[in-house]
This is a predicted structure of a 71-nucleotide RNA (transfer RNA) from a Pirellulales bacterium. Model confidence (mean pLDDT): 81 of 100. The sequence is in RNAcentral, with records from ENA. Its Rfam family is "tRNA". Rfam classes the family as a transfer RNA. About the family: Transfer RNA (tRNA) molecules are approximately 80 nucleotides in length.
RNA sequence: UGGCCCUUAGUGUAAUGGCAGCACAUCUGACUCUGGAUCAGUUAGUCAAGGUUCAAAUCCUUGAGGGCCAG
Numbered sequence: 001u002g003g004c005c006c007u008u009a010g011u012g013u014a015a016u017g018g019c020a021g022c023a024c025a026u027c028u029g030a031c032u033c034u035g036g037a038u039c040a041g042u043u044a045g046u047c048a049a050g051g052u053u054c055a056a057a058u059c060c061u062u063g064a065g066g067g068c069c070a071g
Stems, first nucleotide, its partner, number of pairs: 001070007010024004018054001027041004047063005
């Protein structure tokens, strides 16, 4: 310098263009002498800005961060 890929909750991971789920974790409560385990509930998310569309995590453009390949 060129090409390709990835970015979703604190972590990991799903989601035919149509209500963003699941697990772990945090917090609260139950249980327990205490802790752990278990049970019930709670909190929290689509990398950014535009565009297309009735409707975008998803499609298009640009940018940011990370990774791989070639030189």